[in-house]
RNA sequence: GCCGCCGUAGCACAGUGGCAGUGCGCGGGACUUGUAAUCUCGUGGUCGGGGGUUCGAUCCCCCCCGGCGGCU
Numbered sequence: 001g002c003c004g005c006c007g008u009a010g011c012a013c014a015g016u017g018g019c020a021g022u023g024c025g026c027g028g029g030a031c032u033u034g035u036a037a038u039c040u041c042g043u044g045g046u047c048g049g050g051g052g053u054u055c056g057a058u059c060c061c062c063c064c065c066g067g068c069g070g071c072u
Stems, first nucleotide, its partner, number of pairs: 001071007010024004018055001025043006048064005
């Protein structure tokens, strides 16, 4: 330098055009003599940045940034 994949909550990830979710974590409550475990309610996002397409974009297209891998 070229090619491919990835970037979504504090962490690990799902979601591939129509309300952004799950688990863990964190906070409250229940249970327990107490703690842990378990159950329950809650908490949390400029979906990496910008632009375009569309009635509508996490999703499609372009550019940029970052990470990983391959080729040279």